[in-house]
Context: one part of a larger RNA
RNA sequence: UGACGGGGGCCCGCACAAGCGGAGGAACAUGUGGUUUAAUUCGAUGAUACGCGAGGAACCUUACCCGGGCUUAAAUUGCAGAUGAAUUACGGUGAAAGCCGUAAGCCGCAAGGCAUCUGUGAAGGUGCUGCAUGGUUGUCGUCAGCUCGUGCCGUGAGGUGUCGGCUUAAGUGCCAUAACGAGCGCAACCCUUAUGGACAGUUACUAACGGGUGAAGCCGAGGACUCUGUCUAGACUGCCGGCGCAAGCCGCGAGGAAGGUGGGGAUGACGUCAAAUCAGCACGGCCCUUACGUCCGGGGCGACACACGUGUUACAAUGGCAGGUACAGAAGGCAGCCAGUCAGCAAUGACGCGCGAAUCCCGAAAACCUGUCUCAGUUCGGAUUGGAGUCUGCAACCCGACUCCAUGAAGCUGGAUUCGCUAGUAAUCGCAGAUCAGAAUGCUGCGGUGAAUGCGUUCCCGGGUCUUGCACA
Numbered sequence: 001u002g003a004c005g006g007g008g009g010c011c012c013g014c015a016c017a018a019g020c021g022g023a024g025g026a027a028c029a030u031g032u033g034g035u036u037u038a039a040u041u042c043g044a045u046g047a048u049a050c051g052c053g054a055g056g057a058a059c060c061u062u063a064c065c066c067g068g069g070c071u072u073a074a075a076u077u078g079c080a081g082a083u084g085a086a087u088u089a090c091g092g093u094g095a096a097a098g099c100c101g102u103a104a105g106c107c108g109c110a111a112g113g114c115a116u117c118u119g120u121g122a123a124g125g126u127g128c129u130g131c132a133u134g135g136u137u138g139u140c141g142u143c144a145g146c147u148c149g150u151g152c153c154g155u156g157a158g159g160u161g162u163c164g165g166c167u168u169a170a171g172u173g174c175c176a177u178a179a180c181g182a183g184c185g186c187a188a189c190c191c192u193u194a195u196g197g198a199c200a201g202u203u204a205c206u207a208a209c210g211g212g213u214g215a216a217g218c219c220g221a222g223g224a225c226u227c228u229g230u231c232u233a234g235a236c237u238g239c240c241g242g243c244g245c246a247a248g249c250c251g252c253g254a255g256g257a258a259g260g261u262g263g264g265g266a267u268g269a270c271g272u273c274a275a276a277u278c279a280g281c282a283c284g285g286c287c288c289u290u291a292c293g294u295c296c297g298g299g300g301c302g303a304c305a306c307a308c309g310u311g312u313u314a315c316a317a318u319g320g321c322a323g324g325u326a327c328a329g330a331a332g333g334c335a336g337c338c339a340g341u342c343a344g345c346a347a348u349g350a351c352g353c354g355c356g357a358a359u360c361c362c363g364a365a366a367a368c369c370u371g372u373c374u375c376a377g378u379u380c381g382g383a384u385u386g387g388a389g390u391c392u393g394c395a396a397c398c399c400g401a402c403u404c405c406a407u408g409a410a411g412c413u414g415g416a417u418u419c420g421c422u423a424g425u426a427a428u429c430g431c432a433g434a435u436c437a438g439a440a441u442g443c444u445g446c447g448g449u450g451a452a453u454g455c456g457u458u459c460c461c462g463g464g465u466c467u468u469g470c471a472c473a
Base pairs, nucleotide, nucleotide: 001473002472004469005468007467008466009465010464011463012462013461015457016456019421020420021419022418023417026313027312028311029310030309031308032307033306034304035303042053043052064299065298066297067296068295069294070293076122077121078120079119080118081117082116083115084114087104088103089102090101091100092099093098107112124288125287127286128285129284133282134281135277136276137275138273140271145184146183147182148181149180150179151160152159153158164175165174166173190265191264192263193262195233196232197231198230199229200228201227205222206221209220210219211218236259239253240251241250242249243248315414319373320372321371322370323369324368332361333360336355337354340351341350342349343348380411385406386405387404388403389402390401391400427449428448429447430446431445432444433443
């Protein structure tokens, strides 16, 4: 000087407390461990691994296993030689890859171009090392810290500044001061959302006028309103009162759409964990070279006594079922989204309008109204299994999703323990997108309905700061 303390002081955080809803019990989905296996490819492992890399494993992917092939090689390229324009078609064998063979074709004056073969130089490796590395990322932590120049103090390591008082979300500021200044962080500048104005109106809108319909901005028209989009205004403790030297704090004060950082996002200092990644990529070293390279067929990554994590669905009446009826936002769409009509109980199929889209399409559910069920393993719950189908795709056996009929398991609110959340939040309800031929209970977004509680900081956890002890560095 740090680190540490079941030392002390001050302060903060869904850290506790106060509440609401979960997990831990059940079934299933998914990831992991373990076990098994020819292989169950590899990585990630307290917090900071475990619906993680993977934003989508039937083949491919694919790196693993078995088997069949190739060896200048799947691709790119230099040199030398040989053959042939380029190239195209077909046959045999085979699971395919490949191997064997046949036929057609014959560039250019030349230089040369293109292809194949032979030789050779480069190749190739998801092989090892993240403890050789770059780049990127997680975490402490959006915590308020981390430093420098000069000066001063100390033999020196180092200190001071950065401490103290007050204040702040903040090393934010004010005062004081052997310090005076400065940098990286904080804040602001950026995006979005909440209000107004100006400008601009088509595919958006419809107040007035006219037309028109079963209905409808449907049409003429309008530039008011909504909306869309660019610019701009607005919030700064600016004003008032109280407290205070000041910074600032308090006020069911004013005004205002918004009030003291308005809400949300992006933004992550010096560093810590030899943290993660050589399998995104790049790269040093080491290793393989008729194989640790590469092509193909099949299998595996999907196994299953068991253990754990994350989820979905439930155990019901604030509910289930049947009928009726209403209201979004944000996205996406041509190998696409598909109106409408017909067929089918349905998944879906057939015909087919519009739209490369503010124009056309995709479109809510909870809610509300009516009826029924009456507390039961049930009209709860839907696992599992049998049968019949649809769709995608060379191909659904291993191993897809969906539909219908039948079947109707566990489960009656879950031990110790544990997680999230402070407001348009939690809870609950559906919708969309990426990936994608097909394949979400995951992920990323979007809106609908919409709470309870917060006395307080003694305690648990984590963090900041000052101080103290110290047998640690």
A computed fold for a 473-nucleotide part of an RNA from an uncultured bacterium, annotated as small-subunit ribosomal RNA, 3' major domain. The coordinates come from a structure-prediction model, not an experiment, and the mean pLDDT is 82. Rfam family: Bacterial small subunit ribosomal RNA. Its family is annotated with structural constituent of ribosome and ribosome in the Gene Ontology.